RNA sequence: CCAGUCGGCUGGACGGCCGCGAGCGCAAGUCCCGAAAGGGCGCGUUCGAGGAAAGUCCGGGCUCCACGCGGAUACGGCGGCGGGUAACGCCCGCCGGAAGCAAUUCUAGGGAUAGCGCCACAGAGAACAGUCUGCCGAUGGCCGGCGAAAGCCGGCACAGGUCAGGGUGAAACGGUGGGGUAAGAGCCCACCGCCGCGACUGUAAGGAAGCGGGCACGGCAAGCCCCGCCGGGAGCAAGACCGAAUAGGGAUGCGCGCAGCGCACGCUGCAAGCCCGUCCGCGGGUUGCAUCCGGGUUGGUCGCGAGAACCAUGCGGCGACGCAUGGUCCAGAGGAAUGGUCGUCGCCUCGGCAACGAGGAACAGAACCCGGCUUACAGGCCGACUGGCGUU
Numbered sequence: 001c002c003a004g005u006c007g008g009c010u011g012g013a014c015g016g017c018c019g020c021g022a023g024c025g026c027a028a029g030u031c032c033c034g035a036a037a038g039g040g041c042g043c044g045u046u047c048g049a050g051g052a053a054a055g056u057c058c059g060g061g062c063u064c065c066a067c068g069c070g071g072a073u074a075c076g077g078c079g080g081c082g083g084g085u086a087a088c089g090c091c092c093g094c095c096g097g098a099a100g101c102a103a104u105u106c107u108a109g110g111g112a113u114a115g116c117g118c119c120a121c122a123g124a125g126a127a128c129a130g131u132c133u134g135c136c137g138a139u140g141g142c143c144g145g146c147g148a149a150a151g152c153c154g155g156c157a158c159a160g161g162u163c164a165g166g167g168u169g170a171a172a173c174g175g176u177g178g179g180g181u182a183a184g185a186g187c188c189c190a191c192c193g194c195c196g197c198g199a200c201u202g203u204a205a206g207g208a209a210g211c212g213g214g215c216a217c218g219g220c221a222a223g224c225c226c227c228g229c230c231g232g233g234a235g236c237a238a239g240a241c242c243g244a245a246u247a248g249g250g251a252u253g254c255g256c257g258c259a260g261c262g263c264a265c266g267c268u269g270c271a272a273g274c275c276c277g278u279c280c281g282c283g284g285g286u287u288g289c290a291u292c293c294g295g296g297u298u299g300g301u302c303g304c305g306a307g308a309a310c311c312a313u314g315c316g317g318c319g320a321c322g323c324a325u326g327g328u329c330c331a332g333a334g335g336a337a338u339g340g341u342c343g344u345c346g347c348c349u350c351g352g353c354a355a356c357g358a359g360g361a362a363c364a365g366a367a368c369c370c371g372g373c374u375u376a377c378a379g380g381c382c383g384a385c386u387g388g389c390g391u392u
Base pairs, nucleotide, nucleotide: 001388002387003386004385005384006383007382008381009380010379012345013344014343015342016341017340018339020048021047022046023045024044025043026042029041031040032039033038050363054374055373057372058371059370060369061368062235063234064233065232075231076230077229078228079227080094081093082092083091084090095109096107097106098105099104110226111225115224116223117220118219119218132166133165134162135161136160139159140158141156142155143154144153145152146151174192175191176190177189178188179187193215194213195212196211197210200207201206239302240301241300242299249293250292251291252290253289254288257270258269259268260267261266272287273286274285275284276283277282309328310327311326312325313324314323315322316321347360348359349358350357351356
């Protein structure tokens, strides 16, 4: 310098003016809204989106409901080992397997001698395998020749032998080479692979010198299943409190007009009372009145942010992470706030020698909170490592 592999950070900056939401302080009016509970209005000051606030997938906090204890079954989830954590299906380190020259990446990674099931297409054959094309003619058979006979030679490919070569497939019952044979074959041998045992080693998963065995045991459990471990349900619309009437329940005391329908109860009409609205004319509602009690709808308040918090330094650990010390307070809610504008600078694109001009700026917007995972994302910055080439 080229090519590549990982990890981390950032997500425009500063200032002026005008707004919006929240906390705190000060100051208010016999102010405004509301039946009430409660809320609002001024000034000052402080704070006011994210790395994913997203998907709502996993694990927790919190809240209510259910629940004697233990076990079994069903259902769901998880699955190498060790560690981290409040916990996890997350993270870290490692082991085994796969890919790569390497840095590194991927891995749903318990059990296939518990049982069942499945293995598409192609292919002759797909699981206690198989002869399609081939090869062979040892053995048996048939034909011919020779021979006294035993038998020998040649032919056929009928029985048969063979799984080496070809071909199919994701997978065809070890591979390469040699010997051997009628042709072949772990049939025999060497090496490789495989299987069993295994000194020794590691906390463990596991690794492994060596010894033995011609080799037997196909794959799939994100198919049923078996084994081990874990798991009550619902969610801030959880839930708690406050709390209207001309809705409606109860208790006590006093009272209960006239007429009609059949007395009571009830209903209808009139009278009367009470309440609401009002343009003060009246209109509407209701039924005995008063006092008290409880439930509870609209509504209101709380829940609601000092936390498994953040920052710095030190220590322990390979690391995830933990501990100690010091510092900081950092949105809260309702469906609605978190903005607009101007100036200066920075970034990108285009034009221009330049000064400068024009245009542009990703993904995306908290709503009970926290830890993860996943997904989206313009541009920029930093670090570690690998391979190659060049120079010294």